[in-house]
A computed fold for a 155-nucleotide RNA from a Candidatus Rokuibacteriota bacterium, annotated as glmS glucosamine-6-phosphate activated ribozyme aptamer.
The model forms 86% of the base pairs in the Rfam consensus.
The organism belongs to Candidatus Rokuibacteriota, within Bacteria.
RNA sequence: CACGUGCGACGAGCGCCAGGUCCGCCCGACAGGGCGGAUGACGAGGCAGGGACCGAUCGAACGAUUCGGCGGAUGGUCCCUCGGCGGGCACGGUCGUGAUGGGUGGAGCAAACCGGCGCGGUGACGUGCCGACAAAGACCACUCAGAGUGCCGGC
Numbered sequence: 001c002a003c004g005u006g007c008g009a010c011g012a013g014c015g016c017c018a019g020g021u022c023c024g025c026c027c028g029a030c031a032g033g034g035c036g037g038a039u040g041a042c043g044a045g046g047c048a049g050g051g052a053c054c055g056a057u058c059g060a061a062c063g064a065u066u067c068g069g070c071g072g073a074u075g076g077u078c079c080c081u082c083g084g085c086g087g088g089c090a091c092g093g094u095c096g097u098g099a100u101g102g103g104u105g106g107a108g109c110a111a112a113c114c115g116g117c118g119c120g121g122u123g124a125c126g127u128g129c130c131g132a133c134a135a136a137g138a139c140c141a142c143u144c145a146g147a148g149u150g151c152c153g154g155c
Stems, first nucleotide, its partner, number of pairs: 014071004019067001020039008042059003048081007082096004087152005100145007114131007
């Protein structure tokens, strides 16, 4: 350095629970109480570095516990730095490594729910496999807007 095996990780729509709701056991004057548990957002997309502020993108399901709350966060705006965009540099502009932006249209991508078959748990519930369907972003087409100035170099 390469290969093999085992374990761990595979990095934020994420983690957590004290209210609520639900379950088990016990007590009970049948109103409730104690103890121990469960649940508490379904995926898609998303990171140049730092600071400040803020109510952090998109759809799915349900027709409502996806209730209520805490923490965090790749979101947004502004500032600084770095970087992309012209032959180089500076200023300015614009964008963020997929490094022009807006609009319209097109194509295309999920999981849960649900159905089927299982596994764990006394139970609430958790979990595995198979089957369907989005939007945004990115992509494609059309269209609109768009920023240059100075110096240097080359011809």
About this RNA: Its mean pLDDT, the model's own confidence on a scale to 100, is 81. It was read from a public genome assembly, where an Rfam model found it.